[in-house]
RNA sequence: GAACGCUGGCGGCAUGGUUAAAACAUGCAAGUCGAACGCGAAAGUACCUUCGGGUGUGAGUAGAGUGGCGAAAGGGCGAGUAAUGCGUUCCUAACGUGCCCCGAGGCCAGGGAUAGCCCAGGGAAACCUGGAUUAAUACCUGAUAACCCCGUUGAACCGCAUGAUUUAACGGGCAAAGGCUUGCUGCCUUGGGAUCGGGAAACGUGCUAUCAGGUAGUUGGUGAGGUAAAGGCUCACCAAGCCUAAGACGGCUAGCGGGUGUGAGAGCAUGACCCGCCGCAUCGGGACUGAGACACUGCCCGGACUCUUACGGGAGGCUGCAGUAACGAAUAUUCCGCAAUGCGCGAAAGCGUGACGGAGCAAUGCCGCGUGCAGGAUGAAGGCCUUCGGGUUGUAAACUGCUGUCAGGGAUUAGGAACACAAUGACCAAACCCAAAGGAAGGGCCGGCUAAGUUCGUGCCAGCAGCCGCGGUAAUACGAACGGCCCGAGCGUUAAGCGGAUUCAUUGGGCUUAAAGGGUGCGUAGGCGGAUCUGUAAGUGCUUUGUGAAAUACCACGGCUCAACCGUGGAACUGCUUGGCAGACUGCAGGUCUUGAGGUUGGUAGGGGUGGUCGGAACAGUAGGUGGAGCGGUGAAAUGCAUAGAUAUCUACUGGAACGCCAAAGGUGAAGACAGGCCACUGGGCCAAUUCUGACGCUGAGGCACGAAAGCGUGGGUAGCGAACGGGAUUAGAUACCCCGGUAGUCCACGCCCUAAACGAUGUGUACUAGAUCGCGGAGGUUUUGACGCCAUCGUGGUCGAAGCAAAAGUGUUAAGUACACCGCCUGGGGAGUACGGUCGCAAGGCUAAAACUCAAAGGAAUUGACGGGGGCUCACACAAGCGGUGGAGCAUGUGGCUUAAUUCGAAGCAACGCGAAGAACCUUAUCCUGGGUUGAACUACGGCGGAUUAGCUGCUGGAAACAGUAGUGACGCGCUUUGCGUGGAACGUCGAUAGGUGCUGCAUGGCUGUCGUCAGCUCGUGCUGUGAAGUGUCGCGUUAAGUCGCUUAACGAGCGAAACCCCUAUCGCUAGUUGCCAGCGGGUAAUGCCGGGGACUCUAGCGAGACUGCCGGCGUUAAGCCGGAGGAAGGUGGGGACGACGUCAAGUCCUCAUGGCCUUUAUGCCCAGGGCUGCACACGUGCUACAAUGCCGACUACAGAGCGACGCGAUACCGCAAGGUGGAGCAAAUCGCAAAAAAGUCGGCCCAGUUCGGAUUGUGGUCUGCAACUCGACCACAUGAAGUUGGAAUCGCUAGUAAUCGCGUAUCAGCUACGACGCGGUGAAUAUGUUCCUGAGCCUUGUACACACCGCCCGUCAAGUCAUGGAAGCUGGGGGGACCCGAAGCCGCAUCGAUUCAGAUGUGUCGAAGGUCAACUCGGUGACUGGGAC
Repeated sequence: GAACGCUGGCGGCAUGGUUAAAACAUGCAAGUCGAACGCGAAAGUACCUUCGGGUGUGAGUAGAGUGGCGAAAGGGCGAGUAAUGCGUUCCUAACGUGCCCCGAGGCCAGGGAUAGCCCAGGGAAACCUGGAUUAAUACCUGAUAACCCCGUUGAACCGCAUGAUUUAACGGGCAAAGGCUUGCUGCCUUGGGAUCGGGAAACGUGCUAUCAGGUAGUUGGUGAGGUAAAGGCUCACCAAGCCUAAGACGGCUAGCGGGUGUGAGAGCAUGACCCGCCGCAUCGGGACUGAGACACUGCCCGGACUCUUACGGGAGGCUGCAGUAACGAAUAUUCCGCAAUGCGCGAAAGCGUGACGGAGCAAUGCCGCGUGCAGGAUGAAGGCCUUCGGGUUGUAAACUGCUGUCAGGGAUUAGGAACACAAUGACCAAACCCAAAGGAAGGGCCGGCUAAGUUCGUGCCAGCAGCCGCGGUAAUACGAACGGCCCGAGCGUUAAGCGGAUUCAUUGGGCUUAAAGGGUGCGUAGGCGGAUCUGUAAGUGCUUUGUGAAAUACCACGGCUCAACCGUGGAACUGCUUGGCAGACUGCAGGUCUUGAGGUUGGUAGGGGUGGUCGGAACAGUAGGUGGAGCGGUGAAAUGCAUAGAUAUCUACUGGAACGCCAAAGGUGAAGACAGGCCACUGGGCCAAUUCUGACGCUGAGGCACGAAAGCGUGGGUAGCGAACGGGAUUAGAUACCCCGGUAGUCCACGCCCUAAACGAUGUGUACUAGAUCGCGGAGGUUUUGACGCCAUCGUGGUCGAAGCAAAAGUGUUAAGUACACCGCCUGGGGAGUACGGUCGCAAGGCUAAAACUCAAAGGAAUUGACGGGGGCUCACACAAGCGGUGGAGCAUGUGGCUUAAUUCGAAGCAACGCGAAGAACCUUAUCCUGGGUUGAACUACGGCGGAUUAGCUGCUGGAAACAGUAGUGACGCGCUUUGCGUGGAACGUCGAUAGGUGCUGCAUGGCUGUCGUCAGCUCGUGCUGUGAAGUGUCGCGUUAAGUCGCUUAACGAGCGAAACCCCUAUCGCUAGUUGCCAGCGGGUAAUGCCGGGGACUCUAGCGAGACUGCCGGCGUUAAGCCGGAGGAAGGUGGGGACGACGUCAAGUCCUCAUGGCCUUUAUGCCCAGGGCUGCACACGUGCUACAAUGCCGACUACAGAGCGACGCGAUACCGCAAGGUGGAGCAAAUCGCAAAAAAGUCGGCCCAGUUCGGAUUGUGGUCUGCAACUCGACCACAUGAAGUUGGAAUCGCUAGUAAUCGCGUAUCAGCUACGACGCGGUGAAUAUGUUCCUGAGCCUUGUACACACCGCCCGUCAAGUCAUGGAAGCUGGGGGGACCCGAAGCCGCAUCGAUUCAGAUGUGUCGAAGGUCAACUCGGUGACUGGGAC
């Protein structure tokens, strides 16, 4: 250096095999010189010819060969290489240098070969062999020669030094080539220069210690060899060194730099293109030639591979340019040209050049341009949205006018061209003319981050997604459409790097609790280090020298129309280096000092350590005495012990372990840890004093030592306790908790182990920075002395706290503050402190210490809630104390279940179940079932088309009815011949738009309701506190029924609740007296306020009064208030009701009503008949009636309140045993009626029984309502006379006019299932002055890993599946070395042959590549089985 998806007009400049340094067909990529040399064609053509050919020309041409130079450059690639490399600096007194430049000198005399050519031969070929002949700038000999080289000797001078330079003398040695166009060039020796190289040193240069020791040419010396040259570079001998924690050796990875990307920088990442260096050229080894190579397109050998062959051999090397196939997500033409630039050769012309210059391909990148410009509203059509009005797409289009970039066509040459002149362009390109808006726009996105939204479809499906997360019927998040946003010949995606990330922190982080202080000390290396003086100049500062290549980046200017791109100049390159100056600070050297540190002397406290010895209490055992039935143990028991004498008690003895009180917030120690007394030995601390040493210090990687408990080894010991184990209990089980036993162990000695929540979860040292208070150990002052006290001080251990710090909690002179020094440690959770490796250990195990994989969190501190088999305070018929029930029976009623054609639906713990339903025979009633009908009945008003002609009423027919058919009559309009006759419209069909639905969704909703709960709570404003969530207020103390009130108070106030206001009721007063009342007066009756009257009373119903802790005493804080009392009808909210805070339960209701969405429309709508909702092995809830004597039955006699009544209540009277009937007075009701109140009372009966209790069930006969009592009504009479004798576990209500008990009324309603519901009055108790427990609730506090909030969360095994990984008998592959065997080419050496010489040939020795064998090491792959881990 990208790739992929969609799209794609032009140009400029760049870039383009990152994978297989895997393999390559074909062509080209290194030649040139006739002015070094000798040879030397052919075709063609002219002439001659004996027709075989010859001669001239072509031509000394082509061509090869000898020779010279080049081929070591240029070009490619990055395999190897962690240093033999690279980079920077420096050295070479240890070196070389062809071609080029400058200088000096020289070029004499000879000689023999050889390729080519020719002849002959071998071979398939490549090629080779023999013979003859020939030239040179090829080769050789001789001469001459120095200022050249070598050796010896001397002098001068220089250098840090080995030594260098210069010079003098003597001896020895070494050279040459010519050519041509006659003035050029070449040649030889030599000095110098330039250039390019060789070599050395210092510093820098990736990861890994789970690589800690490495090294025998290794390290050095002497000598020799070798090289251009120093050197173990090589060899012989001698010595035993050398490297290494500042990381040797090993492993893995990698070419290095200039630079490039990013970043504020420091850094981090990187090394494509261009430049410099290195390395490589199929793999490995080797030398030759040469100035230069151990040589990309040279040679030799070995290996692999490919091609060829006549099978004997032979040929080859694209990591040059194109190209092929392969690999891969992926990377181009087998192009043109030497015109330019450069290189090689040549005197030159020139030749060669896949270097290079160009073109081609690719949107791969950067840059530029275009796809038109101006006008144009009926804001066209179409699309989309819509509140249906409109909005938007949108001046956008159409339409009108204009322009001509680019692409296209044509004709023509400025420039790149510069080489004396001339000539010379592969390719690029400039200006000119022509035509026509014509040929040229897409991609991504639109929930937040992040610019940009609506509709439809879909319905946890399909799908999206960078993170958070969307999608389960109203999706701005999926898909589409329209609209919009951002970029634009591109736009997105993926991959990678840097940034953000102060998230490896030098700049610039941390470690009490988030990850992180080593268990503790001693101490090595290292790091750091008190005061002062002198010197030095390594660090440091300033200045300076050289260098830091060019390109890049930056600045300025300039060249292509601009830009990209390019050119010129500058600065920069923060680095290394040279000299000088400075002398503060650090270092180094020397001197001095005392405050750090240590020593001395005198005191002093202490469970500091080690060893020994002694003691008492307790315990256990043994022996004996007393004694006689239990002991022991627990929640309760049992196992256990005990008449063979326990427990208990007394005496004596024995044994082991631990040391009560003192004792403490106390003491000591480095930590672990340390406790009876005494003795011995011993470590450290503190205080005071003066004196001594003179920085001797701090920290401390490795190292060494110590190190609780448990555990291990050997030997002892063993009273108590006590893992394991046995037994007894508990329990669903109980491998536990409790009990009875009991082994190891606990104890001692010696030796191991080396870990702990080894904690202050806080490393050590030093200095500084408010205090207060308590303890321990010293010494001092104060008082004449002493005690107590007080004051100041040193050390040590605590508590509170200022500033500061901290995320907060907290910490705070014992820092977690402010600083310094040094060490250790951390970098998301899990995997895992695990595996492997190493090391230590007798073992158990310790130390060191990963990865794959997986999650989007894990975690800290604090906050608000909720919760707790946490705590405190308080309340409630919550319990307790009582009274009465339910649960057992029969019946009623609701529910479940079952059944059924259907048994319509809803309600589901409390808070569903006598609930919706304050009335299911039909109706109701839902369509739940069966069967039938209808298609618009109510709302149809409306539009289009078609098209017919009447509501209503009364009959009849069919039918179960709805309904259908039919006859008559006939309101209304019109017409006519008008007491009347005739006739007609609204009907209907179809389409559209709409009705209807007790169909679905109460988890889309409104409204209403239940519940916590009539519990006392729930909040706000401002202020204050806190980084914040939040707190405070609302907490605390007291008090209350109450967040009620008072006091205190960083709070002060306020709101919704509580209370009060409202209604009923209890007392009184005033007003008013009819239908109510009747004291007094009068009248009247059998009797009755019956009548006149009255306004007293009762009562009625309106208005008032009264009760407020107001008064007294006590308690309380002088308060709020509580207790008691007085007065009062009523006393501390008098009793009751209505009234229900913020909220909770996705609580209930779409079937009251309303309503979004969905579904349905000859049906899920509407209308009917019959049935069902009442069905019955069963279970539950709520009730009624009972079981009897406080009762039942009969007779008689009293006393209410609140209601209701005209489609009604219905009196007196009569009939019926009765239900009821006849009848109808009175009453729209304080007047009349329902209406009898019942329990109670009096009298009588029954006599404890399945009864004179109880009334179910059944039979018969009736009554009433109603169209109709079969399914399926109530009531009456007679008969029948079931269960039931007070109810298991469990459970409900109630605190006073209450419970219990007694009856009365009303709504619904034709009637009734009412024993229900809602009200009314009559009679009328008991108990509680307590809060341990059960349930629920309130406040404060505490813990929390819960927040869907304990019906929470969550752990481990097991089952199924998937994934990665460890071990493993083995199997298998790679890597680097070692030993031995074999030993090619080749250099060097030796020997022989050879020859005039140079050569050469043959043989051989050392070294030596590849190969072979062996034993180890190391890194992988795989592996039956097996271990744990993740999801």
Source information: A computed fold for a 1431-nucleotide RNA from an uncultured prokaryote, annotated as small-subunit ribosomal RNA. Rfam family: Bacterial small subunit ribosomal RNA.